[in-house]
Source information:
A computed fold for a 131-nucleotide part of an RNA from Candidatus Yonathbacteria bacterium RIFOXYD1_FULL_52_36, annotated as small-subunit ribosomal RNA, 3' minor domain. It was read from a public genome assembly. NCBI's taxonomy places the organism under Bacteria, Bacteria candidate phyla, Candidatus Yonathiibacteriota. Model confidence (mean pLDDT): 80 of 100.
Context: one part of a larger RNA
C1' cells in the first nucleotide's frame, strides 16, 4: 500500500490458561460425645506394696462441619491463530449522528423506548466581541 480503507460480533476450525462443577479418594488442625490401658493423686474397706471406686489422660471410636490437595462427567465464558461462514454495528453527518445508564426485543454485530452527555457535521436567525 491511505474508502477497492478500516473496522464489529455470532457460528465453524485448531491451540492454551484460569475458574465453576455432581461425586469419589487423601491430608490437616480442631468440635462435641462414647470408651478408656498404665501412671500419679484423691475417697472406701481392709493385716503391709491389698480389693473396690472416683478425677486427670494416651491410644480407639461416633456425628456434624472447617480447611487444603487429586481427580473429574459436564457447562460457561477468555486468550490467540494469513486467506473459513453470516451479515455492516462504529470510524465521513458511515448513510438512522455517536456514546453512557436503563427496559424489552433479536442469529450476530444489534434495533426500539425512556433519560443524560457532546466526546456530532451541517444550515438559519439573533445578542455581544473584535477587525
Nucleotide at each position: 500500500c491511505a474508502c477497492c480503507g478500516c473496522c464489529c460480533g455470532u457460528c465453524a476450525a485448531c491451540u492454551c490458561a484460569a475458574g465453576g462443577g455432581a461425586g469419589u479418594c487423601g491430608g490437616g488442625a480442631g468440635u462435641a460425645c462414647c470408651c478408656g490401658a498404665a501412671g500419679c493423686c484423691c475417697c472406701u474397706g481392709c493385716u503391709u506394696g491389698c480389693a473396690g471406686g472416683g478425677u486427670c489422660u494416651a491410644a480407639g471410636g461416633u456425628a456434624a462441619g472447617c480447611u487444603c490437595g487429586a481427580u473429574g462427567a459436564c457447562a460457561g465464558g477468555g486468550a490467540g491463530u494469513a486467506a473459513g461462514u453470516c451479515g455492516u454495528a462504529a470510524c465521513a453527518a458511515g448513510g438512522c449522528a455517536c456514546g453512557g445508564c436503563u427496559a424489552g426485543c433479536g442469529g450476530a454485530a444489534g434495533c426500539u423506548g425512556g433519560u443524560c452527555g457532546u466526546g456530532g457535521a451541517u444550515c438559519a436567525a439573533u445578542u455581544c466581541c473584535a477587525u